[in-house]
Model confidence (mean pLDDT): 84 of 100. A computed fold for a 537-nucleotide part of an RNA from a metagenome, annotated as small-subunit ribosomal RNA, 5' domain.
Context: one part of a larger RNA
């Protein structure tokens, strides 16, 4: 010189876009962050308020409402953080004939008939809570039987094709096995249950497809050899067993092997990567934002449900800590958003709102959503803006210097003419909103002018916001400092001091005329900044 997620001192006027615990993966009061579905199922208050009333209580609305429970789907996403981890963790190139896969699209076949149960909710009981037992009732897309089986699994006898010679893919035949659910817009019928017809959302079994996982391999990824030999499930067979799947994954036996100076092994550090920064490059250093992938959730362990977890706000079990207790026993996990202590040189609000985007659930309206848009707080950083433009000489007062003659701040200022960014006042007012949804009207579709779906108009939805931007009005009125000035380096004279006091990045200044310390006046520089410290090249 460039740079930084900096910090500090001294000084600060606005705006826009970023970006803010690098330390303690210390510990947390407090709210909030994961819920939805009544078009899957039975049940079902209360306060209010009105009416009655023998004054105890009853209707009725509230409502099929709220809250609860059974199903179902989602809590495996999304935020977060880097402890761990030198490894198939990551990058890259490949495999999988050793493999799974909810949801979406496609598409092929079906979706019939029965059963028994558990909540919930009633009774009783135990406990200080937390929570728990037990006896009776029920519901269903929840649970189990049958039936059916185009596809699909296994066996078993052939044929083909490829084969890494183990098998794969394919036909072709018999056996065997293994599904399911229902709800609902509209239309008829009917007093109604409820049939029934078209149409939508679910449900089964299957091929495919997308996407996303898992698991193997070549190659590459840090210091220490003052770390040199490391290993018994070890290394390979064989029979078994376990996984979606291959394999010492796990086991029984059998054999002795199997890494290593091209660094095994062991210690120390480390998340990796796109990429930052820096250098003419080659290299060096880093992996904050943001984006992929991995690990982790208080510490350790395990598995359970599930399509996915060995599960951040899920469970069990072990220890640490913290809170509760009636001393039997119980409750928690911010490395989610904010905030609190505490470490520290250092790092923000206990804020709006679902209007936009996404994402869960839902036919839909919705509902949730600290993801995410925004706003607030900070010169932390990058840009851009402005502190006024012209004109003014008798070169004013003043200041500091002087050889006393003057120079010099200096057109600088008053003065005069002007403009109005930013500020302030008024006043209008946004873009981001289209979908979804209601009405109308057209068109497909139908036995239908219902229903759905399509298009076109019209309403109706904005946290930021009365903002951003536009008009006018208003005063030059309110808005500049840091640092340096011997030589590297652009910038110099006086006066204090007098080897003191300071000063210094290096050479080096001060001991009586110091361009080096202090102050002044004057100069350079840079400018909402300017220095120092610290790190990287």
């Nucleotide at each position: 010189g460039a740079g930084c997620g900096a910090a500090c001192g001294u000084u600060a006027g606005c705006g826009g876009c970023g970006g803010g615990c690098c330390u303690a993966a210390c510990a947390c009061a407090u709210g909030c962050a994961a819920g939805u579905c009544g078009a899957g199922c039975g049940a079902g208050a209360a306060a209010g308020u009105g009416g009655c009333u023998u004054c105890g209580g009853c209707c009725a609305u509230c409502a099929g409402u709220a809250a609860a429970g059974c199903g179902g789907c989602g809590g495996a996403c999304g935020g977060g953080u880097g402890a761990g981890u030198a490894a198939c963790a990551c990058g890259u190139a490949g495999g999988u004939a050793a493999u799974c896969u909810u949801c979406c699209u496609u598409u092929g076949a079906g979706c019939g008939g029965g059963g028994g149960a558990c909540a919930a909710c009633g009774a009783g009981c135990c406990g200080a809570a937390a929570g728990g037992c037990u006896c009776g009732c029920u519901a269903a897309u929840a649970c189990c039987g049958c039936a059916u089986a185009c596809g699909u699994u296994c066996u078993u006898a052939g044929g083909g094709a490829c084969u890494u010679c183990g098998g794969u893919c394919u036909u072709u035949a018999a056996g065997a096995g293994g599904a399911a659910a229902g709800c609902u817009a509209g239309g008829u019928a009917g007093c109604a249950a409820u049939a029934u017809c078209c149409g939508g959302c679910a449900c089964u079994c299957g091929a495919a497809g997308a996407g996303g996982a898992g698991c193997c391999u070549g190659c590459g990824u840090c210091g220490c050899a003052u770390c040199a030999g490391c290993u018994a499930g070890u290394u390979g067979g064989u029979g078994g067993g376990g996984u979606a799947a291959c394999g010492g994954c796990c086991u029984a036996c059998c054999a002795a092997g199997g890494c290593g100076a091209a660094g095994a092994c062991g210690c120390g550090u480390a998340g990796c990567u796109g990429g930052u920064c820096u250098g003419a490059g080659a290299g060096g250093a880093u992996g904050a934002u943001c984006a992929g992938c991995c690990a982790c959730a208080c510490u350790g362990a395990a598995a359970c449900u599930g399509a996915g977890a060995c599960a951040c706000g899920g469970u069990u079990c072990a220890g640490a800590c913290u809170c509760c207790u009636a001393c039997g026993g119980g409750a928690g996990g911010c490395a989610g958003c904010a905030g609190u202590g505490g470490g520290g040189a250092a790092u923000a609000u206990u804020g709006g709102a679902c209007a936009a985007u996404g994402g869960g659930c839902g036919c839909a309206a919705g509902c949730c959503u600290g993801a995410u848009c925004c706003a607030g707080c900070c010169a932390c950083g990058c840009c851009g803006c402005g502190u006024g433009a012209g004109u003014g000489a008798u070169g004013a007062a003043g200041g500091c210097c002087u050889u006393c003659g003057g120079g010099u701040c200096g057109u600088a200022a008053a003065g005069c003419u002007c403009u109005g960014u930013g500020g302030g006042g008024a006043g209008g007012g946004a873009c981001g909103a289209a979908c979804c949804g209601c009405u109308g009207c057209c068109g497909g579709u139908u036995a239908a002018u219902a229903c759905c779906c399509g298009g076109c108009a019209g309403c109706a939805u904005g946290a930021c916001g009365g903002u951003a931007c536009c008009u006018c009005c208003u005063u030059a009125g309110c808005a500049a400092g840091c640092a340096c000035c011997g030589g590297c380096u652009a910038a110099c004279u006086u006066c204090g001091u007098g080897c003191c006091a300071g000063c210094a990045g290096c050479c080096g200044c001060g001991g009586u005329a110091a361009u080096a310390c202090g102050a002044a006046g004057g100069g350079u520089g840079c400018a909402a900044a300017c220095g120092u410290u610290g790190c990287u090249c």